Predicted 3D model of a 346-nucleotide part of an RNA (small-subunit ribosomal RNA, central domain) from a metagenome. It matches the Rfam family "Bacterial small subunit ribosomal RNA". Its family is annotated with structural constituent of ribosome and ribosome in the Gene Ontology. The coordinates come from a structure-prediction model, not an experiment, and the mean pLDDT is 90.
Context: one part of a larger RNA
Parts: sequence; C1' cells; structure tokens
RNA sequence: CUGGGUUUAAAGGGUACGUAGGCGGCCCGUUAAGUCAACGGUUAAAGACCCCGGCCCAACCGAGGGGUUGCCGUUGAUACUGGUGGGCUUGAGUGCCGUAGGGGCAGGCGGAAUUUGUGGUGUAGCGGUGAAAUGCAUAGAUACCACAAGGAACCCCGAAAGCGAAGGCAGCUUGCUGGGCGGCCACUGACGCUGAUGUACGAAAGCGUGGGGAUCAAACAGGAUUAGAUACCCUGGUAGUCCACGCCGUAAACGAUGGUCACUAGAUGUCGGCCCGCCGGGGCCGGUGUUCAAGGGAAACCGAUAAGUGACCCACCUGGGGAGUACGCCCGCAAGGGUGAAACUC
Repeated sequence: CUGGGUUUAAAGGGUACGUAGGCGGCCCGUUAAGUCAACGGUUAAAGACCCCGGCCCAACCGAGGGGUUGCCGUUGAUACUGGUGGGCUUGAGUGCCGUAGGGGCAGGCGGAAUUUGUGGUGUAGCGGUGAAAUGCAUAGAUACCACAAGGAACCCCGAAAGCGAAGGCAGCUUGCUGGGCGGCCACUGACGCUGAUGUACGAAAGCGUGGGGAUCAAACAGGAUUAGAUACCCUGGUAGUCCACGCCGUAAACGAUGGUCACUAGAUGUCGGCCCGCCGGGGCCGGUGUUCAAGGGAAACCGAUAAGUGACCCACCUGGGGAGUACGCCCGCAAGGGUGAAACUC
C1' cells in the first nucleotide's frame, strides 16, 4: 500500500456547528471534460519475448518480427458522471394552527431537616460500636418546648416516565429564551448528506481572585482493630463541597455500538399529537421499552431504536510489555492536557 476490521477480542473522535473536500432526487435540452471507439504520432538503443542466422554446441553475437501500459493529436459515439440552460416536488426548509416537556438563563418565594445561638423545662448521663474507647456533660449536656441566625439540598408526586447534541436537567412561581412533535399541504424549489483543519459546548476533581461556610468531608489528629494497620469502624476536622468572574478540557464522557438515507414478518406495554368509533376499542405519525420472524454473530447476544441488507462521508485498529512513557512541538498560572516514538524484551 492492498485487504480485513472497530458492543465484549486491537479499534467510534466526549458532543455539536461548520470550512475545504468527498458524495448527491425526478424530467427535458445542450456541451462533449471524464468515459468508449477508429486512425495517426510518440514510447532512443541495448535488454525481455518469437523466429532465422554466425562462432563445432552453449554462453556470447548478428538480422528480422511482434507486443507493452502511458502520453499527445485527429475524427466519431453520448448511456452514465461532469459543465451549462430550462422545468418538477417526493429530499430539505418556510408558513399557519395546535401541543407535551426536571431543555437553558435570570429574579422572587416556600416548607421540612441538620447545625449553631438565646431563653425555658429538667437531671445524670449522652454519644458511639461487633464490643469499646477517644469525644461531649453538674461551669447543667443528651431529651423536650419557644424564638432567632445561617448555609445547602428540595421528601411524597417519581415512573421500566419526560427533556436535551453530549455533558446533563427535579420544591413553587414570574420574566426572557432554544429545540421537538402532530395537523393543514399554503410557500421556496435540491437550497441536501457527511465533514480533515477549525470553532463552540463539555460531569467530577483541580487552579486564580473575591465572597460564603449549615452539612458532609480528602489531608490531618485522636480512639479502636491488628503481628503490624500510614486502612476498613469510631470521635473530631481543614481544603473542598456553595456563589461571582476567569482558567482547566479530562472520565467506565458507556448503548463500551460515529452520522445520514433507504429497505427487511409479527406480538405487547408506555409517552406526545391527530383521526375513526356502535364507545367495549381501533388506525396514522413521532419518541421510549419488552419479546421475537428472516437475517447476522465466535458466542453472549443483536434483531425496524440492528450488531440484518445496501449507499455516502468522517474517525479509528493492525501481537503483549516497554508506554499513553521519552523527546520535540502546541496549549495551561499550575496540576497537567494534546500529539506521540524507539532501543530492548516475550
């Protein structure tokens, strides 16, 4: 390079938008670049192949012939691809009417609980564990009542449910705002798909500055356990957990399954919309589950939400260790991230 692959064996980029590029619906005309045909030119000689010949043969040498992909030109063909002109509506988008939703951002409000403080009642324990101890408590704890403060999270509803591109999203309410789906089939008329580089978003932890600090809790301290116990258990407890702004850019970022389109038996549940209904229930579209036909798969399993059958585009893999390391470069305040080897070894 070709090939074969990428749920679990190595392998789908965390997600989206989108540049170049690649690919692209139906009909008519035109062009003739790709494509195809005929002819011409070129494709040095030597070599290679065929045939004949010269050295006794061969090696070697000489003569002749044929061919080679390619490139150039001329003439022609026009199905397909491309260019160009015109048209179409089914792909795509728009409009109108509906509709469901923890989609996003900002503000306001609420109750329960934990903790702390103050006051009250009240007295000897509380707490914790396998059992204990550290700890708290007669300077009055724990428990109970009242009031107050403050921070964080929102019981039930709650679902095998919903929304979002992914990360993710849940008390109530107001404002602003994104997307989806259904119905009508009015409008545009291929405006599409994918997407290297790029850009944006991106859990948790972590970082910078400032604030906040109830709970929980790395580190840390103590008590236990143990042969030891730098752990598991217990009592404390600081970063952090929360907010604003700015970084970081990772993950078992998982469906371990890239995106789009078409096609390939059914059964059954559920969410949203529409239609029919004699109300017992049916039908269509779009999600989300279960079970399965064909088919696929090494099997487990997948099976219209494909891992089936095809098409297009992107990403990635090519034995294990060394190693996601070293070096270089880029990014970052740092932590580190991205890219990413080799020697050697089995």